The part of an RNA shown here (large-subunit ribosomal RNA, domain I) has 593 nucleotides and comes from a Nitrospinaceae bacterium.
Model confidence (mean pLDDT): 82 of 100.
The source organism's lineage runs through Bacteria, Pseudomonadati, Nitrospinota, Nitrospinales and Nitrospinaceae.
Its Rfam family is "Bacterial large subunit ribosomal RNA".

[in-house]
Context: one part of a larger RNA
RNA sequence: GGCGUCCGGUGGAUGCCUAGGCGCCAAGAGCCGAUGAAGGACGUGGUUGGCUGCGAUAUGCGACGGGGAGCCGCUAACAGGCGUUGAUCCGACGAUCUCCGAAUGGGAAAACCUGGUGGCUGGAAACAGUCAUCAUUCUAUACUGAAUAGAUAGGUAUAGGAAGGCAACCGAGGGAAUUGAAACAUCUUAGUACCUCGAGGAAUAGAAAGCAACAGCGAUUCCCCUAGUAGCGGCGAGCGAAGAGGGAAUAGCCUAAACCGUAAUGGUGUCAAGCCCACAGGCGUUGCCAUUACGGGGUCGUGGGGCUUAAUUUGAUCGGGUUGUGGACCGGUCGGGAAGUAAGAAAUGUGUAGUUUAGUCGAAGGGCCUGGGAAGGCCCGCCAUAGACAGUGAUAGCCUGGUAGGCGAAAAGCCGCACACUUCCUUAUUAAGUUCCCAAGUAGCGCGGGGCACGAGAAACCUUGCGUGAAUCCAGGUGGACCAUCACCUAAGGCUAAAUACUCCUUGGCGACCGAUAGUGAACAAGUACCGUGAGGGAAAGGUGAAAAGGACCCCUGUUAGGGGAGUUAAAAGAACCUGAAACCGUACGCCU
Numbered sequence: 001g002g003c004g005u006c007c008g009g010u011g012g013a014u015g016c017c018u019a020g021g022c023g024c025c026a027a028g029a030g031c032c033g034a035u036g037a038a039g040g041a042c043g044u045g046g047u048u049g050g051c052u053g054c055g056a057u058a059u060g061c062g063a064c065g066g067g068g069a070g071c072c073g074c075u076a077a078c079a080g081g082c083g084u085u086g087a088u089c090c091g092a093c094g095a096u097c098u099c100c101g102a103a104u105g106g107g108a109a110a111a112c113c114u115g116g117u118g119g120c121u122g123g124a125a126a127c128a129g130u131c132a133u134c135a136u137u138c139u140a141u142a143c144u145g146a147a148u149a150g151a152u153a154g155g156u157a158u159a160g161g162a163a164g165g166c167a168a169c170c171g172a173g174g175g176a177a178u179u180g181a182a183a184c185a186u187c188u189u190a191g192u193a194c195c196u197c198g199a200g201g202a203a204u205a206g207a208a209a210g211c212a213a214c215a216g217c218g219a220u221u222c223c224c225c226u227a228g229u230a231g232c233g234g235c236g237a238g239c240g241a242a243g244a245g246g247g248a249a250u251a252g253c254c255u256a257a258a259c260c261g262u263a264a265u266g267g268u269g270u271c272a273a274g275c276c277c278a279c280a281g282g283c284g285u286u287g288c289c290a291u292u293a294c295g296g297g298g299u300c301g302u303g304g305g306g307c308u309u310a311a312u313u314u315g316a317u318c319g320g321g322u323u324g325u326g327g328a329c330c331g332g333u334c335g336g337g338a339a340g341u342a343a344g345a346a347a348u349g350u351g352u353a354g355u356u357u358a359g360u361c362g363a364a365g366g367g368c369c370u371g372g373g374a375a376g377g378c379c380c381g382c383c384a385u386a387g388a389c390a391g392u393g394a395u396a397g398c399c400u401g402g403u404a405g406g407c408g409a410a411a412a413g414c415c416g417c418a419c420a421c422u423u424c425c426u427u428a429u430u431a432a433g434u435u436c437c438c439a440a441g442u443a444g445c446g447c448g449g450g451g452c453a454c455g456a457g458a459a460a461c462c463u464u465g466c467g468u469g470a471a472u473c474c475a476g477g478u479g480g481a482c483c484a485u486c487a488c489c490u491a492a493g494g495c496u497a498a499a500u501a502c503u504c505c506u507u508g509g510c511g512a513c514c515g516a517u518a519g520u521g522a523a524c525a526a527g528u529a530c531c532g533u534g535a536g537g538g539a540a541a542g543g544u545g546a547a548a549a550g551g552a553c554c555c556c557u558g559u560u561a562g563g564g565g566a567g568u569u570a571a572a573a574g575a576a577c578c579u580g581a582a583a584c585c586g587u588a589c590g591c592c593u
Stems, first nucleotide, its partner, number of pairs: 001592005007586003015578001016543002020514002022511007029503002031165002039100003042055003046078002050074002061094002064091003070082003105114003115134008136162009169200001170198005180187001184234001210217002221248004231239002252495003255439001259296010274283002276327005301473001303438003306434007315334006335426006348420005354414004359407003365380005381398002383387001389401003444468008454480001475490005530537002550577001553565004
């Protein structure tokens, strides 16, 4: 020196554990913000570093409800307090809430600097302090008001709104490349990623100018299927429907126009026309035309509506116009009827049921043995609408918390119902005539694009940047070039719940999910320490014991290091603390060199 064995050291694998994660299900919630958010800075405790809480009323204040013996957070200790006159704690409500931040009096290198106006306090004043207020912009209203007469621009004030944040889902405006095609350019990746804008609890869409096919259906959305079909495609790679059928859920409406009325403005107008009709009596810048606003009317594809005439039909009562009577018309009240706040108009209150946010009641077991400890073993019982689960010194239906099943709210929220309340109808229908209306720079067409599964193709359909440019029902669009026939539908205005998508968040539950190199990056002071000018990157790190019972006291030593006794404990498991593998380093012994 090597090998082997024993005993150690070091090290932290393995086993066991779980305080934390991951995924899913159900229910809830689906917004917060100028009444100052999200997120922060700085403070705040008797002693206070960090976290948590809170805000100069600062680990908290008020009152209400719950609860019932301890309490002053994690967090020990000292000091000092609070509490059955009900504390701490839990819950809904309220008060306070520095400074920054959309940040909003002005400024600025965020958490700072510095003003105006009005009040108050101190001061002789200068000045200091304190409270309130003062940003921009949009809309509405009012006042004022230039060049310039009227007017307008502009200015001022008041009221209401906006702004900023937010995980995914949604709509819209823009919009790649890697890649695939075994290269690559059309194509694909993909209208994806990403950027921007906007909204809601969902969003979009939506009541046929639809689909179909000689039979019919009857808004939209979503799922299954149709179907990897029909098709598209350097007919390559690839892309890829729809109708029907079966389900989920169901809901339909309002305008524009014709016509009538009222008001305003402008034009025109004197032999008059006209003033609802009949008669009588009268008025006459009343009339007519146009524009605008408001009210009535009207809303459809077996086409609908308007206007005129006729027929049938409809409660009572009061009032109205230039006068009287009658009719017609209009309006009010009562009666009758209908509907409603998710569209179709729109608020609110009362009562009541339920529900959420604290809680509460809740059955039944003992003995012996082993052991440090009984829930284990043995013996004998009991409860069960409760034998889910967790804890307790080992494995507990009957020890504890709970579980099944009941009960409960002063306050606040949600939701249902009833009533109040609100709105509407109270004439409607039919027939004939008339040809007045039925959404215009629209439809269509041409050029150039885009979207449709569809790449210009035979390319319809939808959309539109430029140009051109109709018709009003004897009309217009569509049915995949186009034409005819036939069929279906009615564009160029608008609203609309549910079925559907998602989960930053709350509650409950589950798992052939992980178990500390796993599972979130994070079980621990984790988006921390640390790195970077910055955008940004980003860790490591869990376990004494049932209970601190955390080793009084003595000894060695320079020593608060370490150790030896003693003591605790079931065991030192002794805080570098459960178990304690291997590499690595040693003591002793054996063999070999």